[in-house]
Context: one part of a larger RNA
RNA sequence: AGUUUAUGGUGGAUGCCUUGGGUCUAGAAGUCGAUGAAGGACGUGAUAACCUGCGAUAAGCCUCGUGGAGCAGGACAUAUGCUAUGAUACGGGGAUUUCCGAAUGGGGGAACCUAGCUAGAUUAAAACCUAGUUAUUUUAUAGUGAAUACAUAGCUAUAAAAAGAGAGACGCUGUGAAUUGAAACAUCUUAGUAACAGUAGGAAGAGAAAAUAAAUAAUGAUUCUGUUAGUAGCGGCGAGCGAACGCGGAAGAGCCCAAACCAGCUUUGCUGGGGUUGUAGGACAGCUUAUAUAGAGUUACAAAGUUAAUGUAUAGAAGAACAAGUUGGGAAGCUUGGUCAUAGAAGGUGAUAACCCUGUAUUCGAAAUGCAUUAAUCUCUUAGCUGUAUCCUGAGUAGGGCGGGGCACGUGAAACCCUGUUUGAAUCUGCCGGGACCACCCGGUAAGGCUAAAUACUAAACUAGACACCGAUAGUGAACAAGUACCGUGAGGGAAAGGUGAAAAGAACCCCGGGAGGGGAGUGAAAUAGAUUCUGAAACCAUUUACUU
Numbered sequence: 001a002g003u004u005u006a007u008g009g010u011g012g013a014u015g016c017c018u019u020g021g022g023u024c025u026a027g028a029a030g031u032c033g034a035u036g037a038a039g040g041a042c043g044u045g046a047u048a049a050c051c052u053g054c055g056a057u058a059a060g061c062c063u064c065g066u067g068g069a070g071c072a073g074g075a076c077a078u079a080u081g082c083u084a085u086g087a088u089a090c091g092g093g094g095a096u097u098u099c100c101g102a103a104u105g106g107g108g109g110a111a112c113c114u115a116g117c118u119a120g121a122u123u124a125a126a127a128c129c130u131a132g133u134u135a136u137u138u139u140a141u142a143g144u145g146a147a148u149a150c151a152u153a154g155c156u157a158u159a160a161a162a163a164g165a166g167a168g169a170c171g172c173u174g175u176g177a178a179u180u181g182a183a184a185c186a187u188c189u190u191a192g193u194a195a196c197a198g199u200a201g202g203a204a205g206a207g208a209a210a211a212u213a214a215a216u217a218a219u220g221a222u223u224c225u226g227u228u229a230g231u232a233g234c235g236g237c238g239a240g241c242g243a244a245c246g247c248g249g250a251a252g253a254g255c256c257c258a259a260a261c262c263a264g265c266u267u268u269g270c271u272g273g274g275g276u277u278g279u280a281g282g283a284c285a286g287c288u289u290a291u292a293u294a295g296a297g298u299u300a301c302a303a304a305g306u307u308a309a310u311g312u313a314u315a316g317a318a319g320a321a322c323a324a325g326u327u328g329g330g331a332a333g334c335u336u337g338g339u340c341a342u343a344g345a346a347g348g349u350g351a352u353a354a355c356c357c358u359g360u361a362u363u364c365g366a367a368a369u370g371c372a373u374u375a376a377u378c379u380c381u382u383a384g385c386u387g388u389a390u391c392c393u394g395a396g397u398a399g400g401g402c403g404g405g406g407c408a409c410g411u412g413a414a415a416c417c418c419u420g421u422u423u424g425a426a427u428c429u430g431c432c433g434g435g436a437c438c439a440c441c442c443g444g445u446a447a448g449g450c451u452a453a454a455u456a457c458u459a460a461a462c463u464a465g466a467c468a469c470c471g472a473u474a475g476u477g478a479a480c481a482a483g484u485a486c487c488g489u490g491a492g493g494g495a496a497a498g499g500u501g502a503a504a505a506g507a508a509c510c511c512c513g514g515g516a517g518g519g520g521a522g523u524g525a526a527a528u529a530g531a532u533u534c535u536g537a538a539a540c541c542a543u544u545u546a547c548u549u
Stems, first nucleotide, its partner, number of pairs: 001548003006543004015534001016499002020470002022467006029458002031165002039100003042055003046078002050074002061094006070082003105114003115134006136162009170201001171199005181188001185236001211219002223250005233241002254450003257394001261273005278428001280393004284387005294381004305377010316364003322337005338355002340344001346358003399423008409435001430445005486493002506533001509520004
């Protein structure tokens, strides 16, 4: 020195565990904000660095319920208190809620500086102090009021509304690529996709025919869906793109203005009545009927609710049945004999418990607030015929030209819809459509508006549950003071780190030592469980046994 034996050290693999994650299902919900949000700063405890809670009333205040013996958060200590006059805790409602932040009196380098007005308090009078108020824009109303006579602009006041946040989801609108495919590439495709912007709702959008059709048949708002159908078509007729009618289903709901005419007024108009459609309707004229045991209603159709009951959400309550022996530190194990079960889901308890505890099956429960349904109250509502002279029925509109876009449809025979530009009707004997266009025929009634449901979404947030998902280099980046420490001017990047024991019983006391640490003693089932403490592999190190050189 090597191999080897044994004992340790170091190290933290492995096993076991799970407070945390992952994926999904069902339900509920789909918002918060000038009554100051989201997010923060700073405070707040007897002692208090961090987290949590809270806000100068500051780990809290009041009240109404639940609950019933302990409690003063994580957090294990001491002190001091609270509590059957019901605390702590849980739930409903309320009060308080510094400063910043849309931030809004003005300013500002966020959490700071500094004003005016009104009231109060104080003062000899002030100042300091306390409470309230003062941003901007839009709309409405009122006042005032220039050049400039009337006026208008402007200014002022009052009232209401808006603003900002968020879930990489869903909607609508605007702007709008390229890679790619065409085996190149330019029309085309990718695709009205991605991205960006605006804006909203719990859904949005669409929506009550100037529809679809066509068989001398008909249907009857919209939306979604199966099919029609990869059909008809479109297409450098390439690549590719790609309907509809109809049929079957889901869901179903229809309404209101403008105008004519009348009345009033604050008279370029406004308000009220009237009226709202295609078999044309209405106004207008005439005639008839009709007010009650009727109809409707809070999502449209006019609009506020209130009360009660029931159900439901937000705390909860009741809830069966076991003992002995035995091993052990400990019984739930084993043995023996029992019991309950609409409960043998699960978790805990010193090892493996239906019957020990929490629970589970089942049953019950709300002072308060919300939601839903029903009822009451309340509120609202009047139809038809005849006549056809006159009036009304949405105008820079429909339509046309040019240029584009959308329609499955690339300009094509190209209808239909939208419109940048330019033109520009008719008025019911009217007008539009039925895929060039014309005739006949058929369908409809544009140029105003509202409208639930069926549909889309859930990576934020809530409740309940599941798993041939992970088990600390895994699973979230994060089981721990984690978006922390740390890095970066910044946008941003971004860790490591779990386990004593059943119970701290966490080692009194003695000895060595300055201490660290150790040896005894003691606790414990165990201390090679002694505090980065379960198990404790290997590399590596030390001592040691045997052998070889």
A computed fold for a 549-nucleotide part of an RNA from Oratosquilla oratoria, annotated as large-subunit ribosomal RNA, domain I. The coordinates come from a structure-prediction model, not an experiment, and the mean pLDDT is 83. The RNAcentral record of the full RNA draws on SILVA. Rfam family: Bacterial large subunit ribosomal RNA.